[in-house]
């Protein structure tokens, strides 16, 4: 030096060939209980950056970062 796959919540992964992001789990509050575990209820939390295309982008293009590989 060239090529390939990969980034989405604190952690694990989902999202139909573009249509208004979800689930477990973690943490926080409530039922319950004497107390506390479980169990239920419900809250907060998110698309790696930066452009472009489009009504409309997690998803399509293009750069650029990090991360795994493969070839020389």
């Nucleotide at each position: 030096g060239g090529g390939u796959c990969u980034a989405u919540a604190g952690u694990u992964u989902a999202a139909u060939u573009g249509g208004u992001a979800a689930a477990a789990u973690u943490u926080c509050g409530g039922u319950c209980u004497c107390c506390a575990a479980a169990a239920c209820c419900g809250a907060c939390g998110u698309u790696c950056c930066a452009g472009g295309u489009u009504c409309a982008a997690g998803u399509c293009c293009u750069g650029g970062u990090g991360g795994a590989c493969c070839c020389g």

Transfer RNA from Candidatus Campbellbacteria bacterium CG22_combo_CG10-13_8_21_14_all_36_13, 72 nucleotides, folded computationally.
Rfam family: tRNA. About the family: Transfer RNA (tRNA) molecules are approximately 80 nucleotides in length. By type it is a transfer RNA.
NCBI's taxonomy places the organism under Bacteria, Bacteria candidate phyla, Candidatus Campbelliibacteriota.
The sequence was found in a public genome assembly.
Model confidence (mean pLDDT): 80 of 100.